This is a predicted structure of a 346-nucleotide part of an RNA (small-subunit ribosomal RNA, central domain) from a metagenome.
Context: one part of a larger RNA
RNA sequence: CUGGGUUUAAAGGGUGCGUAGGCGGGCGCUUAAGUCAGCGGUGAAAUACGGGGGCUCAACCUUCGAACGGCCGUUGAUACUGGGCGCCUUGGAUUCGGUCGAGGCGGGCGGAAUGCGACAUGUAGCGGUGAAAUGCUUAGAUAUGUCGCAGAACGCCGAUUGCGAAGGCAGCUCGCCAGGCCGACAUUGACGCUGAGGCACGAAAGCGUGGGGAUCGAACAGGAUUAGAUACCCUGGUAGUCCACGCCGUAAACGAUGAUGGCUGGAUGUUGGCGAUACACAGUCAGCGUCUGAGGGAAACCAUUAAGCCAUCCACCUGGGGAGUACGGCCGCAAGGCUGAAACUC
Repeated sequence: CUGGGUUUAAAGGGUGCGUAGGCGGGCGCUUAAGUCAGCGGUGAAAUACGGGGGCUCAACCUUCGAACGGCCGUUGAUACUGGGCGCCUUGGAUUCGGUCGAGGCGGGCGGAAUGCGACAUGUAGCGGUGAAAUGCUUAGAUAUGUCGCAGAACGCCGAUUGCGAAGGCAGCUCGCCAGGCCGACAUUGACGCUGAGGCACGAAAGCGUGGGGAUCGAACAGGAUUAGAUACCCUGGUAGUCCACGCCGUAAACGAUGAUGGCUGGAUGUUGGCGAUACACAGUCAGCGUCUGAGGGAAACCAUUAAGCCAUCCACCUGGGGAGUACGGCCGCAAGGCUGAAACUC
């Protein structure tokens, strides 16, 4: 490089936006760059290949041929691709009218619970476990009541639900920002798809500065268990968990399934809209699920939400270990991240 692959065997980038590039709807006219055909030139010789010949054969030598897969010029062809022009509406976008949502950001408010403080009632235990002990408690605990303070998370509704590109998003309410979907004509007229680099977003943990600190709780301490117990269980408890700003840039970032478009059975649940009605049910568009066909698959299984049948573009794989290591480079405050080998070995 060709060929083959990427749910689970190695392999889909965490996600989006988008540059270059690649690819690109229908009709007509034109051009003739790609493409195709004819002709011409060139493609040295030798070598290699095929036929013949010469040394007794062969190696070797020689002759003819084909080939030299190519390039250039010229004359044509015009289906397809490309360039130019015009037109179109079904792809895309916009407008109008509805509607939906835990989509994002900021503010205000609320109750339950927990812990703490004060007071009151009250007395000997509480707590915890498999059983205990550490711990708390006559300086009055636990329990109960009233009042107050603090921080964090939002029960029921709640779902097999919804929204978001992904990460993710849940008390109530107000404001701001954006989005999807449906319906209707209208407008634009291919404005599209993908996307190497790039840019942005990106759970948790972690880092910097400042705040906050109720709960839980790495580390740590003690009590148990045990042969031991640097654990599992218990009592405590620092960082952290929360907020602001700035970093980090990872994950079983998973549907372990890239994006977009088209095509190809049936049944059923459900969310949002539309229309029709009448309270049933049936239809349609968009989404989320379940089941079973054809087909696919090594099977498990997938099956209009494909892993089926096609097309375009990107990413990635090539035996196990060494190793996501070393070295170098780039990024980072650091932790480390990204890129990413080889020797050797089986």